A computed fold for a 365-nucleotide RNA from an uncultured bacterium, annotated as Bacterial RNase P class A. The coordinates come from a structure-prediction model, not an experiment, and the mean pLDDT is 76. It matches the Rfam family "Bacterial RNase P class A". It is annotated as a ribozyme. Rfam describes the family as follows. Ribonuclease P (RNase P) is a ubiquitous endoribonuclease, found in archaea, bacteria and eukarya as well as chloroplasts and mitochondria.
[in-house]
RNA sequence: UAUGUGUGCUGGACGGUCGCGAUAUCGUAGGGUAUCGAGGAAAGUCCGAGCUCCAUAGAACAGGGUGCUUGAUAACAUCAAGGCGGGUAACCGACGGAUAGUGGAACAGAAAAUAUACCGCCUACGUACCAUCUUAGGAUGGAACCGGUAAGGUUGAAAUGGUGCGGUAAGAGCGCACCAGCGGCUUGGUGACAAGUCGGCUUGCUAAACCCCACCCGGCGCAAUUCCAAAUAGGGGAGCAAUAGUGUUGUUCGCACUGCUCCCGGGUAGGAAGCUUGAGGCCUGUGGUGACGCAGGUCCUAGAUGAAUGACCGUCUCGGAGCGUAUGCUCUAGACAGAACUCGGCUUAUAGGCACACUCACACA
Numbered sequence: 001u002a003u004g005u006g007u008g009c010u011g012g013a014c015g016g017u018c019g020c021g022a023u024a025u026c027g028u029a030g031g032g033u034a035u036c037g038a039g040g041a042a043a044g045u046c047c048g049a050g051c052u053c054c055a056u057a058g059a060a061c062a063g064g065g066u067g068c069u070u071g072a073u074a075a076c077a078u079c080a081a082g083g084c085g086g087g088u089a090a091c092c093g094a095c096g097g098a099u100a101g102u103g104g105a106a107c108a109g110a111a112a113a114u115a116u117a118c119c120g121c122c123u124a125c126g127u128a129c130c131a132u133c134u135u136a137g138g139a140u141g142g143a144a145c146c147g148g149u150a151a152g153g154u155u156g157a158a159a160u161g162g163u164g165c166g167g168u169a170a171g172a173g174c175g176c177a178c179c180a181g182c183g184g185c186u187u188g189g190u191g192a193c194a195a196g197u198c199g200g201c202u203u204g205c206u207a208a209a210c211c212c213c214a215c216c217c218g219g220c221g222c223a224a225u226u227c228c229a230a231a232u233a234g235g236g237g238a239g240c241a242a243u244a245g246u247g248u249u250g251u252u253c254g255c256a257c258u259g260c261u262c263c264c265g266g267g268u269a270g271g272a273a274g275c276u277u278g279a280g281g282c283c284u285g286u287g288g289u290g291a292c293g294c295a296g297g298u299c300c301u302a303g304a305u306g307a308a309u310g311a312c313c314g315u316c317u318c319g320g321a322g323c324g325u326a327u328g329c330u331c332u333a334g335a336c337a338g339a340a341c342u343c344g345g346c347u348u349a350u351a352g353g354c355a356c357a358c359u360c361a362c363a364c365a
Stems, first nucleotide, its partner, number of pairs: 001361001004358007012316007020037007039336001043347002046345005051221001053219002058253004063217005068082005083095001084093003096212002101210002103206002118153002120149003126145002129142005161179006180202001182199007225273004235264006244258004280299008318334001319332005
């Protein structure tokens, strides 16, 4: 210089005028004063919880979730550190099991796992034949049958470990050396694993296919729920009923209770709480590689309910556009987007600006 990988912050500030909501306070009241008033994702509703109700009471099965190890956390599918694997590397990983079983792999290829002989190689052993030589014992060569073989070649993403040497009729872990895999032992580590050593020679792929194994899991949800007031028709009908029915996922058992289900018709839709003090924010110290923990100090930062949090003006600042040779001048808040019980994460969207770390390549010193 150029490319790539990853992470973080920000995404306006100040002042004035008017308007709106909450809290506190003053006022008989109209109103006044002070303080505060949409996000990094408020979105998605994908996980986890706090909280509410069921419930005095569970258990099993079904179902669901996670999947290397150890930690952090209220908990989690989150986060941190490590191990292993892939990648030149920054980095990435849906990372238990294929010898419990079932299933799947187009085309090509001889053959795709209870798998294999298409092109080939051999003719030692066994059977019989041809030619030549002959010291008549046999030797050499050729080809055939019966057979041996998977080392070489073909196909493919992948072909019963790889490379080399020996051996063989030709071959093969048949033997040996090195390497990989698998297993045993020793050492180190909390552990996943790592290193060393010994050994038989060697038991495809796929589980984000069904499945198996290990561990974990009540349910519905703020439209939860609690309270107050008011109104109505103490209406009508059908079915089941203790050997039955109901009980907050499903089935069975258990336990508790005594009515339950459906149809037609009528009344009400108001108010208060829940509702914002929290696993809370910020600062300092301290422990830890880190996620995070502990201690001290300090602060209170929306609570609406058809739904407030806005508009205008001026100045500053980041960026952009236009004019100009230039000093400069003019215009412009400019991406994604709006709280509704709260919190910890994940995912998605994001104009522009800033910062940090690192890899590969090239050039210079």